[in-house]
Molecule: SAM riboswitch aptamer (S box leader)
Organism: Candidatus Nanopelagicales bacterium
RNA sequence: UGCUCAUCCAGAGCGGUGGAGGGACAGGCCCGACGAAGCCGCGGCAACCCAGCCCAUGGGUGCCAAUGCCUGAUCGAUGAGGU
Numbered sequence: 001u002g003c004u005c006a007u008c009c010a011g012a013g014c015g016g017u018g019g020a021g022g023g024a025c026a027g028g029c030c031c032g033a034c035g036a037a038g039c040c041g042c043g044g045c046a047a048c049c050c051a052g053c054c055c056a057u058g059g060g061u062g063c064c065a066a067u068g069c070c071u072g073a074u075c076g077a078u079g080a081g082g083u
Base pairs, nucleotide, nucleotide: 001082003081004080005079006078007077008076013042014041015040016039017038021031022030023029025072026071027070028069043064044063045062047061048060049059050058051057068075
């Protein structure tokens, strides 16, 4: 990464810092000074891949408001492979 495949109605916090935004985008509708985003610490969930006695468990990413919040799209996200 403008490629391919799979999945996206479940699940998962508390502090510190920070200060006004955030939920990708558009229209809605939500969340936010009873502190948003980001960053740090500890914790948790369990989607995919690898190892494994294929159980348990460990490792690599990932994730922890709302059905990917709803609708739309020449959309998005995650993992694995490829380039």